[in-house]
Predicted 3D model of a 305-nucleotide RNA (Bacterial RNase P class A) from Methylophilaceae bacterium UBA7525. The coordinates come from a structure-prediction model, not an experiment, and the mean pLDDT is 77.
RNA sequence: GAAGCUGGCCAGACAGUCGCCGCUCACGCAAGUGGGGGGAGGAAAGUCCGGGCUCCGCAGAGCAGGAUGACGGCUAACGGCCGUACGCCGUGAGGCGAGGAAUAGGGCCACAGAGACGAGCGUAUUAAGUUACGGUGAAACGCGGCAACCUCCAUCCGGAGCAAGACCAAAUAGGCUGGUAUUGGCGUGGCUCGCGCUGCCAGCGGGUAGGUUGCUUGAGCGCACGAGCAAUUGUGCGCCUAGAUGAAUGACUGUCGCCCGCCGCAAGGUGGGAACAGAACCCGGCUUACCGGCCAGCUUCAACU
Numbered sequence: 001g002a003a004g005c006u007g008g009c010c011a012g013a014c015a016g017u018c019g020c021c022g023c024u025c026a027c028g029c030a031a032g033u034g035g036g037g038g039g040a041g042g043a044a045a046g047u048c049c050g051g052g053c054u055c056c057g058c059a060g061a062g063c064a065g066g067a068u069g070a071c072g073g074c075u076a077a078c079g080g081c082c083g084u085a086c087g088c089c090g091u092g093a094g095g096c097g098a099g100g101a102a103u104a105g106g107g108c109c110a111c112a113g114a115g116a117c118g119a120g121c122g123u124a125u126u127a128a129g130u131u132a133c134g135g136u137g138a139a140a141c142g143c144g145g146c147a148a149c150c151u152c153c154a155u156c157c158g159g160a161g162c163a164a165g166a167c168c169a170a171a172u173a174g175g176c177u178g179g180u181a182u183u184g185g186c187g188u189g190g191c192u193c194g195c196g197c198u199g200c201c202a203g204c205g206g207g208u209a210g211g212u213u214g215c216u217u218g219a220g221c222g223c224a225c226g227a228g229c230a231a232u233u234g235u236g237c238g239c240c241u242a243g244a245u246g247a248a249u250g251a252c253u254g255u256c257g258c259c260c261g262c263c264g265c266a267a268g269g270u271g272g273g274a275a276c277a278g279a280a281c282c283c284g285g286c287u288u289a290c291c292g293g294c295c296a297g298c299u300u301c302a303a304c305u
Stems, first nucleotide, its partner, number of pairs: 001301010012256007020039002023036005041276001045287002048285005053161004065157005070084005086097004100152002105150002107146003117142001121134004165213004175204006184198005220239008258273006
C1' cells in the first nucleotide's frame, strides 16, 4: 500500500422566523397572555421469542397441543447471550451448526445391484439350512443406517391482553320503587265485569357519549473501583431522559461541514446528493431495512529498511 475479519460508535452542526404537544411560574373573574424548560430510533419496524404488570374462581392435577435438546455458565426469563469440546468451510483473522434415544414400536433406505431389511436367492459344500463365499452399494445375507418421518425420553408452557384493568358520569330512551290523578282515558266490535296499556312528580340503579387514571423512576442511564477468560455482576458517586389519543415532536431561510461528478498544476470554482424509517403500557432479545462515515484490535499478500 492492497484485500479482508471482528467489535464499537455517529446518523449533520449553528443561528433566525413562523408553528405543534405536554410541564412549570407570573398576571387575569374567565377566555387567554407572557416568561422558563422538555419533546422519536438504532432500528421506534416485523410482532418472532422471553418477562414485568392487569383481569379471568390464585390456575393444583390429568389429557390434548406446542417449544427446546452437546457440556458448563449468565439472567427476572428465554428458543437469547458467554465459554469449552466436536463437526464443516476459509491460507488466515474468523464464520457456520435443531447436536438425547435406532435393543419400545411403526415407517423409509435414491442410483447401482438378481435381491435393500424380510428373509430369502446364487455358487460351492455337508448326513442335515450343515458350512463358506457373493461382483454392486453408505449399508448385503447381521441384532446396518435415517429420529430435519412418526415416535419415545427429559425440561418448559393456564388463557386473554393497556381496546388489560380501576374510577367519575350527561342528554335521550327503557327499567325498578314511592307518591299523585282519577275510579280518568284507550283497547277488548255495543254494554257490564274482568284483563291489558297509559298521564304527572320524586327517588334509585345499570349501560352509552364524554372525562380521569393506568402513563412512564425503570430488571433505568453514565462514570470509577472490585469479582469473573467472558456473558454478567457487587459497591460508591452522579443524572432524569417524550407521554400524545385521530394522535404533537414540524416547515422555511442563511452560514459552515460531509459525499459524488466536471473544470483546474494548485488554491479554488461549479452542479448535484444526504438513507432506512417514525413512539402509543414497559423492558430483555432475535430478525429485517438503511445514504454516507469514524474508531479500535487482528489477518493475508506485496514492496522497502